Model confidence (mean pLDDT): 85 of 100. Predicted 3D model of a 479-nucleotide part of an RNA (small-subunit ribosomal RNA, 5' domain) from a metagenome. The RNAcentral record of the full RNA draws on SILVA. Its Rfam family is "Bacterial small subunit ribosomal RNA".
[in-house]
Context: one part of a larger RNA
RNA sequence: GAUUGAACGCUGGCGGCAUGGCUAAAACAUGCAAGUCGAACGAGAACCCGCAAGGGGGAAAGUGGCGGAAGGGUGAGUAAAAGUAUCGAAUGUGCCCCGAGGUGGGGGAUAGGCAUGGGAAACUGUGCGUAAUACCUCAUGAUCUCGAGAGAGCAAAGGCGCAAGCCGCCUUGGGAGCAGCGAUAUACCUAUCAGGUAGUUGGCGGGGUAACGGCCCACCAAGCCGAAGACGGGUAGCCGGUAUGAGAGUACGGCCGGCCACAUCGGGACUGAGACACUGCCCGGACUCCUACGGGAGGCUGCAGUAACGAAUAUUCCGCAAUGCACGAAAGUGUGACGGAGCAAUGCCGCGUGCAGGAUGAAGCAACUUCGUUGUGUAAACUGCUGUCAGGAGCUAGAAACCAUGAUCAGCUCCAGAGGAAGGACCGGCUAAUCUCGUGCCAGCAGCCGCGGUAAUACGAGAGGUCCAAGCGUUAGUC
Repeated sequence: GAUUGAACGCUGGCGGCAUGGCUAAAACAUGCAAGUCGAACGAGAACCCGCAAGGGGGAAAGUGGCGGAAGGGUGAGUAAAAGUAUCGAAUGUGCCCCGAGGUGGGGGAUAGGCAUGGGAAACUGUGCGUAAUACCUCAUGAUCUCGAGAGAGCAAAGGCGCAAGCCGCCUUGGGAGCAGCGAUAUACCUAUCAGGUAGUUGGCGGGGUAACGGCCCACCAAGCCGAAGACGGGUAGCCGGUAUGAGAGUACGGCCGGCCACAUCGGGACUGAGACACUGCCCGGACUCCUACGGGAGGCUGCAGUAACGAAUAUUCCGCAAUGCACGAAAGUGUGACGGAGCAAUGCCGCGUGCAGGAUGAAGCAACUUCGUUGUGUAAACUGCUGUCAGGAGCUAGAAACCAUGAUCAGCUCCAGAGGAAGGACCGGCUAAUCUCGUGCCAGCAGCCGCGGUAAUACGAGAGGUCCAAGCGUUAGUC
C1' cells in the first nucleotide's frame, strides 16, 4: 500500500447491489418448512334446492398410487473410502424420448365402517361386514431369463369420455440424463514416529452384489508396504476460485457453483428405481418432557425465534404474482426452495448536504509591532436562481410474450421550498499540514526514532491548517 463474513471508538442524509453466529456439530419454548391425486377405491358429515320422494354438495378420516433419496442446512468426521484431472469396464436405472408385442379367466381377504372391550395417555383387542389400478391364482407367452443345446421358467389393471379417442398397466430393445465401480497422477506439518502388516499379499473354489474385487468364507502359498518416508502422531472437508504480488510465490477456501460427509451419540436393517433415509422404522446410551407410576413422547447442523457462549452477526415479516420442484388429464393444491420486504454504513458503487453574485473585508475568536493591523474570509449577512434526495398529491408503461393473475418493485406528472442532511483523524521526522497559552521528567504522548526536568511546532486547550469524507480512525488477520 492492498485486502477482510470483521470488531471497537467518534460521527451519521438518501439510494442501488451484495453480505450478515467465524464462538457452543452445545441445548432448544412456539409456529411453519412435503405433499398431492375423487379421472384408482369404498363410504360420505355440514350445507343448498325440495311438502315429500329425491337431487346437488363434497369436509375430515381410511385403502391405493406417485412423491417424502429432491429442494434446504452444516463442516463434526475424513490425509484417503474424499476432492481434482485424465483414462477405463465388470454395472443399474422410477419418471422422460424412440421402437416391438401384449392387456384373457378366476378367487379370497382387509382398512375405513358397525358392534363391543382394554388403557391416565400413547395406543390397542375381539366379532360382523365392504371396495379397488391393494393381494393371490390359472392361462398365454417371445427377440426376455437360465441353458452348449434339447428344453425349462416368467406378466398385466383398469379409469375417463355419447363416441372418436385419451390417460394408464405388462414384457422387451435402444436412448438421454443420473448413479455405482476401477486405474494413474496430484495432496499440509512431524523421524524427539523406522519398521509396519495374518484377511495381511497372492492363488484356487465358493458365497454375496446391479456389478469387478479378501467385499466375505474354506483351503493353499508366504507374501505385501517402507528413507522417493511405510506405520504412527497432529491439523484439515476438497475443488472452481479468493486476497496479495510485476511475476514466481505466499496465505485462504465465507458468499455463489461442483463433489463429499453428517443429521442428539452409536449400531442395524426394512421399504423402494434410488436410502442404510435431516422433519421414516428398530435397538442401545446421554439429555428433556408427560404420567393415574403401570407406561409413554421428543430430536431446529430447515425458516424465523429463545437462552447460553462471545469482541461479534438480523424479522417468531409478506407472497406463491414470477422461476423451479412434487402430485394431478386438467382446473389447481403444496412449497420458510424461491421471489420480496424489514434490521445493520458490514462492504462496494452512485447522489446530496446547494449555485451565482456579494467588502462595511461586519461581529465573534485568535495572533502580533506601534492599539492599530493580520488570520478565519466571499466565508457570513444580503440579492438573485435551481429543485437532486427527503416530504405531499395524482396517474399506470414494465417486471406477466399466455385466459387470468403483482407479495413487492418500478415508471410518469404536479406542489411546496435552501429549507431536513458533516464529520473523523492528523499537523517533530518518516508524512501533507503551526502558532499562542497551560504544564514543568509531573500530567501525559508514542507505529519506529523518540518528546516532557520553565521559552515543548511531539503532553493538554484554543486558533489556524492538512488529508479523507458519510464516513474517519484504532485493533486484529493475510499478502